[in-house]
RNA sequence: AGAGUUUGAUCCUGGCUCAGAACGAACGUUGGCGGCGUGGAUUAGGCAUGCAAGUCGAGCGAGAAAGCUACCUUCGGGUGGUUAGUACAGCGGCGAACGGGUGAGUAACGCGUGGGGAACCUGCCCUGAGGUGGGGGAUAACACUCCUAACGGGGUGCUAAUACCGCAUUUUACGGUUGGAUCGUAUGGUUCGAUCGUCAAAGGUGGCCUCUGAUAUAAGCUAUCGCCUUAGGAUGGCCCCGCGUUCGAUUAGCUUGUUGGUGGGGUAACGGCUCACCAAGGCGACGAUCGAUAGCUGGUCUGAGAGGAUGGUCAGCCACACUGGGACUGAGAUACGGCCCAGACUCCUACGGGAGGCAGCAGUCGAGAGGCUUCGGCAAUGGGGGAAACCCUGACCGAGCGACGCCGCGUGGAGGAAGAAGGCUUUCGGGUCGUAAACUCCUUUUAGUAGGGACGAACACUUAUUCGGUCAAUAUCCGGGUGACUUGACGGUACCUACAGAAAAAGCACCGGCUAACUCCGUGCCAGCAGCCGCGGUAAUACGGGGGGUGCGAACGUUGUUCGGAAUCACUGGGCGUAAAGAGCGUGUAGGCGGCCAGGUAAGUGGGGUGUGAAAUCCAUCGGCUCAACCGGUGAACUGCAUCCCGAACUGCCUGGCUUGAGUGCAGCAGAGGAAACGGGAAUUCCCGGUGUAGCGGUGAAAUGCGUAGAUAUCGGGAGGAACACCAGUGGCGAAGGCGCGUUUCUGGGCUGUAACUGACGCUGAGACGCGAAAGCUAGGGGAGCGAACAGGAUUAGAUACCCUGGUAGUCCUAGCCGUAAACGGUGGGCACUAGGUGUAGGAGGUAUCGACCCCUCCUGUGCCGCAGCUAACGCAUUAAGUGCCCCGCCUGGGGAGUACGACCGCAAGGUUGAAACUCAAAGGAAUUGACGGGGGCCCGCACAAGCGGUGGAGCAUGUGGUUUAAUUCGACGCAACGCGAAGAACCUUACCGGGGCUUGACAUGCACUGGACAGGUAUGGAAACAUACCCUCCUUUCGGGGCCAGUGCACAGGUGCUGCAUGGCUGUCGUCAGCUCGUGUCGUGAGAUGUUGGGUUAAGUCCCGCAACGAGCGCAACCCUUGUCCUUAGUUGCUACCAUAUAAAGUUGAGCACUCUAGGGAGACUGCCGGUGGUAAACCGGAGGAAGGUGGGGAUGACGUCAAGUCAUCAUGGCCCUUACGCCCCGGGCUACACACGUGCUACAAUGGCUGGUACAAAGGGUUGCAAUACCGCGAGGUGGAGCUAAUCCCAAAAAAACCAGCCUCAGUUCGGAUUGCAGUCUGCAACUCGACUGCAUGAAGUCGGAAUCGCUAGUAAUCGCGAAUCAGCAGGUCGCGGUGAAUACGUUCCCGGGCCUUGUACACACCGCCCGUCAAGCCACGAAAGUUGGCAGUACCCGAAGUCGCCGUGCUAACCCGUAAGGGAGGUAAGCGCCGAAGGUAAGGCUAGUGAUUGGGGCUAAGUCGGAACAAGGUA
Repeated sequence: AGAGUUUGAUCCUGGCUCAGAACGAACGUUGGCGGCGUGGAUUAGGCAUGCAAGUCGAGCGAGAAAGCUACCUUCGGGUGGUUAGUACAGCGGCGAACGGGUGAGUAACGCGUGGGGAACCUGCCCUGAGGUGGGGGAUAACACUCCUAACGGGGUGCUAAUACCGCAUUUUACGGUUGGAUCGUAUGGUUCGAUCGUCAAAGGUGGCCUCUGAUAUAAGCUAUCGCCUUAGGAUGGCCCCGCGUUCGAUUAGCUUGUUGGUGGGGUAACGGCUCACCAAGGCGACGAUCGAUAGCUGGUCUGAGAGGAUGGUCAGCCACACUGGGACUGAGAUACGGCCCAGACUCCUACGGGAGGCAGCAGUCGAGAGGCUUCGGCAAUGGGGGAAACCCUGACCGAGCGACGCCGCGUGGAGGAAGAAGGCUUUCGGGUCGUAAACUCCUUUUAGUAGGGACGAACACUUAUUCGGUCAAUAUCCGGGUGACUUGACGGUACCUACAGAAAAAGCACCGGCUAACUCCGUGCCAGCAGCCGCGGUAAUACGGGGGGUGCGAACGUUGUUCGGAAUCACUGGGCGUAAAGAGCGUGUAGGCGGCCAGGUAAGUGGGGUGUGAAAUCCAUCGGCUCAACCGGUGAACUGCAUCCCGAACUGCCUGGCUUGAGUGCAGCAGAGGAAACGGGAAUUCCCGGUGUAGCGGUGAAAUGCGUAGAUAUCGGGAGGAACACCAGUGGCGAAGGCGCGUUUCUGGGCUGUAACUGACGCUGAGACGCGAAAGCUAGGGGAGCGAACAGGAUUAGAUACCCUGGUAGUCCUAGCCGUAAACGGUGGGCACUAGGUGUAGGAGGUAUCGACCCCUCCUGUGCCGCAGCUAACGCAUUAAGUGCCCCGCCUGGGGAGUACGACCGCAAGGUUGAAACUCAAAGGAAUUGACGGGGGCCCGCACAAGCGGUGGAGCAUGUGGUUUAAUUCGACGCAACGCGAAGAACCUUACCGGGGCUUGACAUGCACUGGACAGGUAUGGAAACAUACCCUCCUUUCGGGGCCAGUGCACAGGUGCUGCAUGGCUGUCGUCAGCUCGUGUCGUGAGAUGUUGGGUUAAGUCCCGCAACGAGCGCAACCCUUGUCCUUAGUUGCUACCAUAUAAAGUUGAGCACUCUAGGGAGACUGCCGGUGGUAAACCGGAGGAAGGUGGGGAUGACGUCAAGUCAUCAUGGCCCUUACGCCCCGGGCUACACACGUGCUACAAUGGCUGGUACAAAGGGUUGCAAUACCGCGAGGUGGAGCUAAUCCCAAAAAAACCAGCCUCAGUUCGGAUUGCAGUCUGCAACUCGACUGCAUGAAGUCGGAAUCGCUAGUAAUCGCGAAUCAGCAGGUCGCGGUGAAUACGUUCCCGGGCCUUGUACACACCGCCCGUCAAGCCACGAAAGUUGGCAGUACCCGAAGUCGCCGUGCUAACCCGUAAGGGAGGUAAGCGCCGAAGGUAAGGCUAGUGAUUGGGGCUAAGUCGGAACAAGGUA
């Protein structure tokens, strides 16, 4: 620090996901030791049991027992002593308000921070001052007694105090009056006086005899601990204020003690805190009120930081203690282990009534994914009480449990290659686990055993001693020092030492990319994986296992959560033309921002000082545990707040001025700007009349419709409504919507010029208000044309559409609503700045002119082009999307959804505001390359057209489908499968089926052993293969053996078994189409582009020109073969002109090689020449010459690629499968089946013909297991026979056929046609039954030119005619060749098909056989509505009203004080009663919220359902 994921690829936008760190965690697998931390986050749910707050006898009264012991004894026991002034209990004091727990409530002065209290309190503690006199009456305990189940309670009687109550005293204090000083920000504070009034107290203990008294010794003295008053301190608290402190506006208004005042009350204290009266205020868009959520902070986690998240442990504050209410006591509580009341719950009960509160420490149940011991100790630290010893302390210190976290250590170290065995893998060679192990040497941490053994402990007490103080005192007491004694839960722990032995100690996750790490097997869209992308359908590095590897390691993974990455809420640090995003437009309130100059001020701002910012944490450094974690010391930091001082540039504020911003005036100008009234003509329609007659109208074509009752057409007249041709222009005006005949009236804005006036008056603008197309709504008019709905006619599979004929609302007017639009420049407003060029509209100026133009300059508006710059790109570019400033609005993935609910607006329609659940991994923008288009342009092709001949109909042949079958082997399937693989299935072939057999095999190689040939012959069985038997039977040698063959046994063979979607090779196809690319350069962020586009031209990316391209490659062309002309060489087997020879004839022969021909070599054709066109090009057109002319004809030759095209059955080959069979042999059968369907052919349907006879002319091939002549036989197929020929020699082979000549047939199912069938034969072959070809005779079917549709062909072509060859024993209508005869037509490129180039659109890229929408049907999911129904929450009104404070009353009761001898009275108190308030409860009407609800509504998701075909191309109606 980034990465993956949208695409064919690219850039951008944008979401999702990952890598990091962290955690009070949990779960899974695993688990050796130690240290330090940490551990009920859920039910503030319920709790058994024990403990968690007591202490003081030096405040007070009382006061045991067991036990021990002495004595007595009736032996039952009693008494005394001790226990012991102890225990228990009580009065009293202090404490219990601390410590400990929890986070329910609380959005608050609760917390944080900084201030204030001139408005306050403070027990114990410290310092100072003063005091502590003298009395009184009770009461608990206790005793007796009564009630009660219990808890408890009552009565009578006794008693003490540091308990309680008067009185005295008063330094002070408090209050009143009053004087002075001083200070302050207001009230006022502080301080020094005078005077009046009011309020105190308690004693305990030790010692002593100095004073006083004295019997004692204390009532005295002294010390000490207390007590009272007061001043101050310290500590702790209380109150007030500024600032900060979550979300929701689908919560916008809230408030009556409410806001303020006066007065009373209350409080420690200010205060509506409370009450009476008065006033009517107070709060709120700077978010009141309401709702939701939440303890706050130091800090913690993360982050570069800013931030974000969080508040467990530790620390500070707050709140709470079963729920709600309340006060009492007290210095302090509205009190966790106190009280009262109400409620719920649990327990006890004698049913009358009582008891209880673990959110203290342990522990238990419950719910839960989930969190510990009913431990030890007060040794330390701290706290309470006490004079102290000491007691108490689940605070705390320790131990235990849990890998929960962090940190440390170990599970051994060194050597060791025969690279062992074994595993895995393999190309079988090997590789790897792997120096790993074994083995040798060594070490012993930790654990184990044994021994030693701490720090934490210093106090205090006691004691000894010493110093000082108090005092009369050498006593006592107090303070300080020194010595001694004593105190450890942890714990016999840490630590140290010894002993034995490598001995006891490694797992977990991952290995497709991100992301480090690869192979084998299994599985076969199954099982499964998955954080995202995505894997799995027979070769899975992605599933499961093995091996190996990578990472971490006593842990490792998973899940959850937070921050990060995410600049993905953007302060730092984002955006809004098209990706999400500018409000439809304006006016304007609050707010924000604001020109020039000067002076002042100091709020902001800059600098400095001071205070504070608790500690801990973090950071730096030093130190302590062996290190580290952990802990300690010091420092820094705590970015903040407050305050003081200094400064005055900028902002603010105040004051004064200025004119340039803004506005006014004056002089002009243009305009469909707005409103109203009036007027006009053209046209449509309708009405009336005339002329006139059969149609009109409408469409792609029609029909509906209108018309003989007279339409349409045409002329004249009239009515009515709406809209205003030409002018008219990316012209004008307006804020936008919008505005278009003319005239008049009223009215808004703008521009130019001028520079007289004002003097910043400005810009923007949340709310608010106004305007706002069309459609729509209400009421009333109006209604010509047009025209939703509707009707009819067409179209169509359908057509609720597109087209046509009609036609109602509406469109128009008036008044009022609605408030939305792709209200768009998809671009908010304002100001300033930043190259230009060129139009156009309005105005002004200059020059010039007699004048108007032209020309130049300036301002304003409106367009186009374009630089810099910007932009993802497209594009924008002085009319910015550039550069800046100011203000407003808006966005944050797609869908759900602009939906639901709520609210507001509306008559309604609906509008505005505006979610969530759920779901997806994308949705998008721009551009690129393709592909496609019922887009465009250009151009080709037997593509169409023009022609000729066919196919489709018939019969037959052949192939295929289907069917059948034991099998009908397999493959090929649009073009590009179907006379295809197959250039030839009777057996064989043959792969299929049936049956019979073989198992190292029909075939290859190797090894071991045995044997001796193998072969062959004979016989038997058999369909054969084969089996059995018999006969016959090796070579070589160095004598070991070797060769060969057979058998047996091992390895192995074999497979036309599967996968052509694992492959090679080969092939088809687009297509012999003209294309496909590369290097360098250039352009572009990039994919890519350029080149290759353009202008011409060509068969051609052929060539030329131009050009940011220049070159090159594969293709094209040429080179090759063949054919066409000539020359030359050669001249047999070919040829024969001349000369001979021979024959019936004949190159038959001599001879010759001239010609033909053969086959070698050459020549020739190149747009080379001429003319024209063209650009002086390429080229084209015409011509000459020439055998041939513009590629002369034909062939071979097939670019990059496409179709997962075809072939595992040509061959080869990975993997899988079979192995007495899926291999091999044999016989027979099948591939030849046959209701049908299709393809390709043959033969025909006839007279351009058929038949008979006669007469001509080829080419190219083949032949020795072959072709076969002459001859003979047969009607013939053929047979006999064999000359010749390894071929320019001989043969097939000849008559080539059509053609031509002659004759017959005369339009018919025929003298056409030949299928089918019968008989008889021939040939091949082991064998023609299934199942060959041919021959002869006989038979003589369909068929009379073929529906829709469809094929071939452009010249030696089509058509037609025969000949040959391959395969092959035989079999050709097929295939491949050969020649003979030999046409017609092409205007042309609109259309069909295919193709090429350019361009355009695209939502396609599996690429239009694409993509994709909606209803319906099915399943699942979440949500809305709903008669209702069930809870919760807060509030309002009223009723009832506990406890309790306060108030009133207090006739009952009443020790202290007063009066009184007393009785009694008084004062005071108090029970009871009454009143205000008041929790819970009740009633009532609503509100909010949650659950649920028959039914209902849409939504989302879900491999292969239905119907259509809306969108994407002009998507077929943009």
RNAcentral holds the sequence, with entries from SILVA. The RNA shown here (small-subunit ribosomal RNA) has 1518 nucleotides and comes from a metagenome. The coordinates come from a structure-prediction model, not an experiment, and the mean pLDDT is 84.